[in-house]
RNA sequence: CCACAACGAACAGCGCCUGGCCUCACCGGUGGGUGAGGUGACGAGGAGGAAGGUCAUCGAGAGAUUCGGCGGAUGCCUUCCCGGCCGGCCCCGGUCGUGACGUCUUGGGCAAAACCCGGGAGUGAUCCCGGAACAGAGACCAGGACGAGGGCACCG
Numbered sequence: 001c002c003a004c005a006a007c008g009a010a011c012a013g014c015g016c017c018u019g020g021c022c023u024c025a026c027c028g029g030u031g032g033g034u035g036a037g038g039u040g041a042c043g044a045g046g047a048g049g050a051a052g053g054u055c056a057u058c059g060a061g062a063g064a065u066u067c068g069g070c071g072g073a074u075g076c077c078u079u080c081c082c083g084g085c086c087g088g089c090c091c092c093g094g095u096c097g098u099g100a101c102g103u104c105u106u107g108g109g110c111a112a113a114a115c116c117c118g119g120g121a122g123u124g125a126u127c128c129c130g131g132a133a134c135a136g137a138g139a140c141c142a143g144g145a146c147g148a149g150g151g152c153a154c155c156g
Stems, first nucleotide, its partner, number of pairs: 014071004019067001020039008042059003048081007082097005091150002101147008116131006
C1' cells in the first nucleotide's frame, strides 16, 4: 500500500479538553502541591456537487461555568457545474434543490433538558434510566391574497 473478515459507528448544536469550576486520596499546614477522576449546550431545524468567504438558524432552561478554548459542521453570501420548474425548446433570464415558483397571510400537528417524582451506578463530584408539562424558527399540511418571463420555431 492492497484485499478480506470481525467489531463499532451510522452521530454535525456535533466531538474534544492543556484553562476554569467541582470531587476523592495523599502530602503540607492552610485557601498550596501531587495523583486520580467529574463537569464542560437542552432539544427543534438543517445536505445536489465543488471552491472561496463568514463569530453559521431557532427557541427552552438557567439567572448564570449553557464560563473559556480547540476542531468540525448540513446555514448564509459569491462564482462555477449538475438538475427541476416558469405550456414545448436544455439560447438567455428568473427561481428553486429531487418534497426542485416566490412573497405576505390565517389555521393545524410536532421537542428535549431544566424542575418535580421514582429507580439504578459511584466513597464522592457526578452519571444513567423511567414518568408528566411547556417553545420558536424553518419546512410541511389545509386555505386566502398578490406577483411570475424574453427570443425562436412549431402545435393547439
Predicted 3D model of a 156-nucleotide RNA (glmS glucosamine-6-phosphate activated ribozyme aptamer) from an Actinomycetota bacterium.
Its Rfam family is "glmS glucosamine-6-phosphate activated ribozyme aptamer". Rfam links the family to the GO terms regulation of gene expression and catalytic activity. From the family's description: This entry contains a glucosamine-6-phosphate activated ribozyme that is found in the mRNA for GlmS. GlmS is an enzyme that uses fructose-6-phosphate and glutamine to generate glucosamine-6-phosphate. The ribozyme catalyses self cleavage of the glmS mRNA that is thought to regulate GlmS activity. By type it is a riboswitch.
Model confidence (mean pLDDT): 75 of 100.